Bacterial RNase P class A from Leucobacter weissii, 379 nucleotides, folded computationally.
Its mean pLDDT, the model's own confidence on a scale to 100, is 76.
The source organism's lineage runs through Bacteria, Bacillati, Actinomycetes, Microbacteriaceae and Leucobacter.
It was read from a public genome assembly, where an Rfam model found it.
Parts: sequence; C1' cells; structure tokens
RNA sequence: UGGGUCGGUGAGACGAUCGCGUCGCGCGUCGCUUCGGCGGCUGCGCGCCGAGGAACGUCCGGGCUGCGCAGAGGAGAACGGUGGGUAACACCCACCCGGGGCAACCCGCGAGAAAGUGCAACAGAGAGCAGACCAGCCAUCCCGGCUCCGUCGGGAUGGUCCGGGUGAAAGGGUGGUGUAAGAGACCACCGGCGUCCGUGGUGACACGGGCGGCCAGGCAAACCUCGUUCGCAGCAAGGCCAGACAGAAGACGAUGACGCUCCUCGCCGAGUCUUCGGGUGGGCUGCUAGAGGGCGUCGGCAACGGCGUCCCGAGAGAGAUGAUCGUCGCCCCGCCCCCGGGCGGGGAACAGAACCCGGCGUAUGAUCCGGCCCAUUCC
Repeated sequence: UGGGUCGGUGAGACGAUCGCGUCGCGCGUCGCUUCGGCGGCUGCGCGCCGAGGAACGUCCGGGCUGCGCAGAGGAGAACGGUGGGUAACACCCACCCGGGGCAACCCGCGAGAAAGUGCAACAGAGAGCAGACCAGCCAUCCCGGCUCCGUCGGGAUGGUCCGGGUGAAAGGGUGGUGUAAGAGACCACCGGCGUCCGUGGUGACACGGGCGGCCAGGCAAACCUCGUUCGCAGCAAGGCCAGACAGAAGACGAUGACGCUCCUCGCCGAGUCUUCGGGUGGGCUGCUAGAGGGCGUCGGCAACGGCGUCCCGAGAGAGAUGAUCGUCGCCCCGCCCCCGGGCGGGGAACAGAACCCGGCGUAUGAUCCGGCCCAUUCC
C1' cells in the first nucleotide's frame, strides 16, 4: 500500500417562536361548608420535567402477584458436547469434536440410528437378509469355419461385483492366497469401528498399546430411548375505599369440594364452580431507585464477581413527548482558486414507553476508530 476478518463509536448541538402531556403555584369560575377551608373545570397565566438502541417482535428466562398450605408420583412440555458465569435461560464466556478457509476467523438447534418401529422423490438392473443393464472373464450345451481329441467365431443357460453407467448415497483400500473364473472366502499391512489397559487433562477429549469381528449407510426438527429442568395464570395480576343493583337455575361438597388434568399422604376446616339476568364502568394503590449505570481498584484467560466513589426528574384514559426558522457541526454533488479553503444546492434513517428487569431475533441514512490475518514494497 492492497485485500480480508472481528469488534466498537454514533443516533446532532445551541437559540427563538408556536403547540401537546403530567405535576406544582397563582388567577378566574362553579359547587359544598362547622366560614377555617375543601373539591371540580375541554378555563387562563407562570414554572419544572417529558422515549430508544432497538422503547419494536412478544420468541425465551426471571422478579412481583393471585390460585388455602406443603410434599411425592404420573401425564404433558422444553432442553441436549464439556467446564464455568448468572436470579434464571433456549443467553454469555472458555475449551473439545466435526466441517470450511493459506490465515485471522466462521459455521453446527453437536445425546442415542451395532434397543425397537417407521420413512426416503427422481434416476437406476439393483436402495436395506443388496444388485447381472452394458463391456469383460469362466463353465456346460448347440451351430459353423480351420492346419480337427485342439482352436476361433456365433447363440442359449448359468456363475462372477474386476470395469462402466445411474444416483445425495451402490455395503473399506493395497498386495497376495485361492478358484473354472471370481469374491473378506482366507491372510498380511493400512484406514475405520467396538472394547480393555496405560499416560495427560476437573472434564468433553487427545495420544499410545492389546484384543475382537471383517466393516456396521441416512433421517430422531418421525415415533421412541436416556439424562436434566419445569405447578397454572397473569399488572386487564392483586389490594383498599366509595357508590349502584335483584336475583334465579344447575353441578359438586365434612364419604373432604377448592392451583391444567388424574391420583396419593399429612395439615386445615367451608363453601366452590358453571350458565342466565341486574348494576357499575369512579377514586387510591400496585408504580417505578433497579439482579440500575459510569469510573477506579482487586480476583479471573474470559463471561463475570467483590470493594470504593459518583450519577439517575415519563409513569398516563390503551391517546402527550411535535413543527417552523436561524447559527454551528456531519455527509454528498457542482463551481472557483494557488491545494485547503470559499460559494451555491441537496441529504440525515429505523422507529416510538405503559408492571419491571436479563437475553435473543429483526429494522436502521451515513461517518469515524481500533485489534488481528494474508499478500506486496522499502529499510
């Protein structure tokens, strides 16, 4: 310098005018009043504050709340290399194995297909106790030629997986023995598999050695098996206050109802569920300072954790958080000049809280910065 790979930054700043929402204060107005005040409003003015890196999708995991309390089993569901992190996870970190890449690095929903059942389009002769379509080799029989107990050519039947062809996949490789010709049929070595032992590692696993049978295809995001984990429902949860109304029918229940279903044991000790009908659809709470963030330091390869210090002003009705202009900054295009400035024009995304967190996934105009790898050039 060129190419690649991994990660981060960032989501404009200030001012003016107009507008929207909560809250506070003042005024106006209405109502109540024990005359001190209290409450309301499409009201007016002033003041403070007012979205995000994904607030999004709602796909996982938790907190919180209710289901009377507690426990065991079944059914059902999710997950799946190993070790760690965490409140927890399907997330994150490190490593292992397999695949890709010269490399940095990337990818795998990474248990079991030598328990059982099942499935596989098209092509192909044959696809799961494999298979003779073509060429070849061999045997038997028949026909014919010749230099006639032999050999050559053709045909029929059969043997043979060495070659071709089909396919995503055709049941190890090399050499020999063997045979009519062949073939793990048998043998040696190599590869792979299973098992046992040794060494290293917390472990997945790696390396080395012995033995075995000759080799065992794919799909478990098909059923299934093994292991681990999991009650169910959700802030429209739930609690309190005020007000209104009208109950009725059915089912179950001290022989035990009542957390998705079925069941068991103990505590406990009375209502529960469904349908139809009636009323209300008001206020307060839960509600936002939290597994929170920045910086420093210590431990750790890291994810992360301990300690110290500082910072943090949405909380709704299911509804607000915006617009215009100016200056500056960023990017793009065009023109000028004495080479980094000036002038003019244009552009700036995705999107948007509603109980709160941790993740994942997806969307996003640019710009800038850094680590590492490969190639090339110069010293």